[in-house]
RNA sequence: GCGCCUGUAGCUCAGACUGGUAGAGUACCCGGCUGUUAACCGGACGGUCGGCGGUUCAAAUCCGCCCAGGCGCG
Numbered sequence: 001g002c003g004c005c006u007g008u009a010g011c012u013c014a015g016a017c018u019g020g021u022a023g024a025g026u027a028c029c030c031g032g033c034u035g036u037u038a039a040c041c042g043g044a045c046g047g048u049c050g051g052c053g054g055u056u057c058a059a060a061u062c063c064g065c066c067c068a069g070g071c072g073c074g
Base pairs, nucleotide, nucleotide: 001073002072003071004070005069006068007067010026011025012024013023020057029043030042031041032040050066051065052064053063054062
């Protein structure tokens, strides 16, 4: 330098192919249960969806460029 993959909640990841309300688990917080704690159950909180543009009535999703990480080729 070229090709491919990955980037979404504090953390681990779904969702993208097929555009239409952004989700799960876990952690933290609150409550229930218990003599108490743990475990278990319930709830709440938490997101510029890597960045900038384009297409579209509408983009995490499609297109272009860029950034970061990984793998391969040279």
Predicted 3D model of a 74-nucleotide RNA (transfer RNA) from an archaeon.
It matches the Rfam family "tRNA". Rfam classes the family as a transfer RNA.
Its mean pLDDT, the model's own confidence on a scale to 100, is 83.